Annotation: Large-subunit ribosomal RNA, domain VI from a metagenome, 267 nucleotides, folded computationally. Rfam family: Bacterial large subunit ribosomal RNA. Clan: LSU clan.
Context: one part of a larger RNA
Formats: sequence, C1' cells, structure tokens
RNA sequence: CGGAGGAAACUUGAGGGGUUCAUUCCUUAGUACGAGAGGACCGGGAAUGACGCACUUCUGGUGUGGCAGUUGUUCCGUCAGGGGCAUCGCUGCGUAGCCAUGUGCGGAAGGGAUAAGCGCUGAAAGCAUCUAAGUGCCAAGCCCAUCCCAAGAUAAGGUUUCCCUGGCCGCAAGGCCCUGAAGACUCCGGGUAGACUACCCGGUUGAUAGGUCAGGCGUGUAAGCGCUGCAAGGCGCUCAGCGGACUGAUACUAAUACGUCGUGAGG
Repeated sequence: CGGAGGAAACUUGAGGGGUUCAUUCCUUAGUACGAGAGGACCGGGAAUGACGCACUUCUGGUGUGGCAGUUGUUCCGUCAGGGGCAUCGCUGCGUAGCCAUGUGCGGAAGGGAUAAGCGCUGAAAGCAUCUAAGUGCCAAGCCCAUCCCAAGAUAAGGUUUCCCUGGCCGCAAGGCCCUGAAGACUCCGGGUAGACUACCCGGUUGAUAGGUCAGGCGUGUAAGCGCUGCAAGGCGCUCAGCGGACUGAUACUAAUACGUCGUGAGG
C1' cells in the first nucleotide's frame, strides 16, 4: 500500500516445512523343519541405544554485584574493624537464571494408490498365457494420517463484538464551518521478549519497576562487650550477622500532565 467504511478478538487451511531410525531380551517354542548339529516364519510382551522437542522437581555444572576463610601490600593517624589492588588474588559453599551428564515426551496405530514381484478369470491364437477387456495381493518408498508455520491464498476466506446518523453552498464532483468515535500510536514503568526493531505486560480507576516490610533460600554463629588463657586462641550473648536475581504484602519513589493518527453510515 492492497483486500469495496473503520476497529478488536478468535479462527478455517490452499500451500509450505519437520519427523519417518535401529537393536537386544522374554514368550510362542527347543515347537515347525532337520539324521544330527542347529533352529524359525506368524503373533504377544519387556527393555535399550542414537537422534529430536520441551523442561529444571530430582542429580549435577556454572553462578565475575551472595556468604565465609585466608596470603601479600596499600590506605582509613595507631589498636580493633574495614576499603582498594593482586586471574573474581587464592580457597570452600551457593539462590535465581542459563544448562546436561538430569527429568518428561516423540518416531504409535491405521487408510489409499502403487514398484519390482506373486496371482484370479481370460481371449487374440479351440491349447497355453497375470493382460489385451476385467480383477486381487504386495515396500522403510508415494499420498494421507501426526507436529509446526500459514489468507499478499491479490481467488486477499470465516465468526463474534465494538464505533461514526451535524450545518451552509453546489446539478454533481466537491468546498467551508462544526465534529474527531471505536481503536491505535507516540511517550513512560517493565519482562515471560529481545542485537536494534518487533513481541508481551503495566501506566494512579495502578502492584509495572525500585525501596521498605514479611517469608523463602544461601552462607555458617557478625561487630561489640564480658569471662578465660602468658599467648596463638577459646567460650557466652548467638542456629547469630550479612545477603543478587525468588514468593508475597505495602503507593514511600518513579510509570504525571499533555499530545498524534483515525471520522461523520461507507462504489
């Protein structure tokens, strides 16, 4: 921009794309078969591998703005307590998130038409012949089925709901005044989204983010004081103190206010 007014939500599926795997064991059955050795078809059941999709309850990894321990040095005048730097200085543990080695699921079943192949009936050609007329079976392959995208599918689909019903001039096209809906956008707070954009949620009739409070979870018993020991240190107050992302509550702070587009019933 188009789709014969404008808008929102939900959809149909032309068409396109993805997937399509394999093995082992038990049973049927030591049966059929076979002198024996060996050893099935068909069917039923149970697992596994690789691959794929999703997820993070569990197991585990990471977790550079969490907690603790610790070395050197420097600074806060000194002690104590801390800050900076040294690969996050090193080390131990670790929430959310992201992940796999973890968890769940998938390739199931079926239909249609066929290939090679196997047939039935059957002439040409009194026979024979699966083929010439007619007709059946049959593959991991083809079409469907299954999962995803999908109406620019210009043949532009469907359903539901919402919105706009002034005046003057003009033969009309249209012009001027008035009006500006539903809805959308800009802008702003954000994240289940993300390179940007887009998408999604929220914007005071508000819990969107921050803060605060409560909880969870992590770390592992802070500082200070007291007691004790010559001291390093130990014990008590103390399962303390501190804390990123988690859950909730709470308008304290910030999403304020104002704008822009879109019209007037539709060849």
RNAcentral holds the full RNA, with entries from SILVA.